[in-house]
Description
RNAcentral holds the full RNA, with entries from SILVA. Predicted 3D model of a 462-nucleotide part of an RNA (small-subunit ribosomal RNA, 3' major domain) from a metagenome. The coordinates come from a structure-prediction model, not an experiment, and the mean pLDDT is 82.

Context: one part of a larger RNA
RNA sequence: UGACGGGGACCCGCACAAGCGGUGGAGCGUGUUCUUUAAUUCGAUGAUAAACGAAGAACCUUACCAAGGCUUGACAUCCCAGGAAUCUUUCCGAAAGGAGAGAGUGCUUUAUUGAACCUGGUGACAGAUCUUGCAUGGCCGUCGUCAGCUCGUGCCGUGAGAUGUUUGGUUAAGUCCAUCAACGAGCGCAACCCCUAUGAUUAGUUGGAUUUUUCUAGUCAGACUGCCCCGGUAACGGGGAGGAAGGGGGGGAUGAUGUCAGGUCAGUAUUAGUCUUACGUCUUGGGCUAGAAACGCGCUACAAUGGCCGGUACAAAGGGCAGCCAACCCGCAAGGGGGAGCAAAUCCCAUCAAAGCCGGUCCCAGUUCAGAUUGGAGGCUGAAACUCGCCUCCAUGAAGUCGGAAUCGCUAGUAAUCGCAGAUCAGCAUGUUGCGGUGAAUACGUUCCCGGGUCUUGUACA
Numbered sequence: 001u002g003a004c005g006g007g008g009a010c011c012c013g014c015a016c017a018a019g020c021g022g023u024g025g026a027g028c029g030u031g032u033u034c035u036u037u038a039a040u041u042c043g044a045u046g047a048u049a050a051a052c053g054a055a056g057a058a059c060c061u062u063a064c065c066a067a068g069g070c071u072u073g074a075c076a077u078c079c080c081a082g083g084a085a086u087c088u089u090u091c092c093g094a095a096a097g098g099a100g101a102g103a104g105u106g107c108u109u110u111a112u113u114g115a116a117c118c119u120g121g122u123g124a125c126a127g128a129u130c131u132u133g134c135a136u137g138g139c140c141g142u143c144g145u146c147a148g149c150u151c152g153u154g155c156c157g158u159g160a161g162a163u164g165u166u167u168g169g170u171u172a173a174g175u176c177c178a179u180c181a182a183c184g185a186g187c188g189c190a191a192c193c194c195c196u197a198u199g200a201u202u203a204g205u206u207g208g209a210u211u212u213u214u215c216u217a218g219u220c221a222g223a224c225u226g227c228c229c230c231g232g233u234a235a236c237g238g239g240g241a242g243g244a245a246g247g248g249g250g251g252g253a254u255g256a257u258g259u260c261a262g263g264u265c266a267g268u269a270u271u272a273g274u275c276u277u278a279c280g281u282c283u284u285g286g287g288c289u290a291g292a293a294a295c296g297c298g299c300u301a302c303a304a305u306g307g308c309c310g311g312u313a314c315a316a317a318g319g320g321c322a323g324c325c326a327a328c329c330c331g332c333a334a335g336g337g338g339g340a341g342c343a344a345a346u347c348c349c350a351u352c353a354a355a356g357c358c359g360g361u362c363c364c365a366g367u368u369c370a371g372a373u374u375g376g377a378g379g380c381u382g383a384a385a386c387u388c389g390c391c392u393c394c395a396u397g398a399a400g401u402c403g404g405a406a407u408c409g410c411u412a413g414u415a416a417u418c419g420c421a422g423a424u425c426a427g428c429a430u431g432u433u434g435c436g437g438u439g440a441a442u443a444c445g446u447u448c449c450c451g452g453g454u455c456u457u458g459u460a461c462a
Base pairs, nucleotide, nucleotide: 001462002461003459004458005457007456008455009454010453011452012451013450015446016445019410020409021408022407023406026300027299028298029297030296031295032294033293034291035290042053043052064286065285066284067283068282069281070280073125077124078123079121080120081119082118083117086103087102088101089100090099091098092097107114127275128274130273131272136269138264139263140262141260143258148187149186150185151184152183153182154163156161167178168177169176193252194251195250196249198221199220200219201218202217203216204215224246227240228239229238230237231236302403306362307361308360309359310358311357312356318349319348320347323342324341328337329336330335369400374395375394376393377392378391379390380389416438417437418436419435420434421433422432
């Protein structure tokens, strides 16, 4: 100087408390461990792994396994020889691949050739999701959006270092004020950026159309403790007015010096090592989807604030040409036919919602709750749904009556609850990313649990 203390003081955070809703019990979905397997590819493992890489494993993907092939190679550059390319076709084969047959000649040139492509050969080389994240870059997680981390000069100390950065106030903040052997400065904080709440104005083939208005896209205004009162030396704090908004208005992006030899060599790059008729590469089939068991994250429920039936109302944000697909017809439905419109404020997904509201029914039961499982019949995508997709209809109707110890999220348009859309994608969503609808309860307080910050104290630790 740090680190640590079941030392002290002060302060903060959904940290506790006060509340609301969950998880832990059930069924199912999904990830992981373990086990099994020819293979169940690999990585991630307290917080900081476990609906994570994966924004979507039937083939492909795919890295794994079995079998069958290739060896200058699936891919790149160079050299030599031949041929344009390309197309059709026979046999073996699961395909890859192997062995043949035929058609066909283009563009360019200084008429040698050249460009592109194909075949054969030679070796230089290619190739490796092989190892090392403890050789690395880059990127990321975490402490933590915590308020800290440092420097120049001066001053103090033999020196390591100290001071500044402490102290008294104040703040979300090393924010600001006062003081002070310090005076200044840098990286952080804040602000500058984006969205949103109000108004003005400009424009508008969207909507209503008669205007005000709504909406879309720009530009600008507005909020600054500016004004008033109280406290205070000041910074600032408490209250009030006006205002759409008030003291950081709400949200996002933004992550200091560093820590964890944290994660990633399988995104890419890259050191070193290793393989080179194989640890490379192609194909078919299988596996990643197994199942005694354990854990994580979710979905659906256990019902009457509900289930079912009928009627009826109101969004936002998105996507669309190998696409979205209207009207109309067929089908109980999934869906099929159909063909209008739309490269989209115009058409479609989508009458764009559901919870909601108005009626009816059920009468507390394993039920008109719940929907797993299974049987049958169909539909869709796709060469192909057996392993292994999704959906519909009929039948079946399991566990489950609110969950032990324990544990999680959330302070306001939040929690809870209700639907809608996108990415990925042929098909497949309870995951994820967004969008809006309805819309609470509680916070006395900081003694305690957890984490963090500042000062101080002890130490046989570094």